Predicted 3D model of a 75-nucleotide RNA (transfer RNA) from a marine sediment metagenome. Rfam family: tRNA. Rfam's curators write: Transfer RNA (tRNA) molecules are approximately 80 nucleotides in length.
[in-house]
RNA sequence: GGUCCCGUGGCUCAGUCUGGUUAGAGCGCUACACUGAUAAUGUAGAGGUCCUGGGUUCAAAUCCCAGCGGGACCA
Repeated sequence: GGUCCCGUGGCUCAGUCUGGUUAGAGCGCUACACUGAUAAUGUAGAGGUCCUGGGUUCAAAUCCCAGCGGGACCA
């Protein structure tokens, strides 16, 4: 230098293929219940401008372009 893949709560990921009702799960965190106390368990809650910018569209996490970051392969 070239090709391809990935980027979504603190962490690990689903959702993207085929745009459409409110962006979800597990773990973690907070509060409460339970306990002599802790753990476990149960209930409730907080936490995301879906990597950034632009475009298409009535509507974008999802499609297109550029950029940034990470990875694999080739040279």

The sequence is in RNAcentral, with records from MGnify.